[in-house]
RNA sequence: AUGAUAAAGAAAGAACUCAACCUUAUAAUGCCGAUAAUAUGGUUCGGCAGUUUCUACAGAGUCACCGUAAAUGGCUCUACUACGAGUGAGGCCUGUGCCGAA
Numbered sequence: 001a002u003g004a005u006a007a008a009g010a011a012a013g014a015a016c017u018c019a020a021c022c023u024u025a026u027a028a029u030g031c032c033g034a035u036a037a038u039a040u041g042g043u044u045c046g047g048c049a050g051u052u053u054c055u056a057c058a059g060a061g062u063c064a065c066c067g068u069a070a071a072u073g074g075c076u077c078u079a080c081u082a083c084g085a086g087u088g089a090g091g092c093c094u095g096u097g098c099c100g101a102a
Stems, first nucleotide, its partner, number of pairs: 016090004022084001024082002026056001029049006041066002050057001058078007
């Protein structure tokens, strides 16, 4: 100097899972039927539409309106779900313990 073997260390690392965040969808919306209450009230149930879209279509607060009738409205704040993007964590096997879920 080259080659081989062994050991140790470092770096990188996919599917997949979880988390927060962001984009898109939808305006947590519109229409209709039934039902209930009546200023201490304004409810409940169902259907349809809306999304290249499964699901959901509500809650709270506030302001107004309706002079007792059958009808509600405005505003503010707060989600879930579906698809997608990047980010972070986990990401060999076995056993045990703990926690959570069905």

Model confidence (mean pLDDT): 76 of 100. A computed fold for a 102-nucleotide RNA, annotated as Purine riboswitch aptamer. It was read from a public genome assembly, where an Rfam model found it. Its Rfam family is "Purine riboswitch aptamer". About the family: Riboswitches are metabolite binding domains within certain messenger RNAs that serve as precision sensors for their corresponding targets. Allosteric rearrangement of mRNA structure is mediated by ligand binding, and this results in modulation of gene expression. The model forms 100% of the base pairs in the Rfam consensus.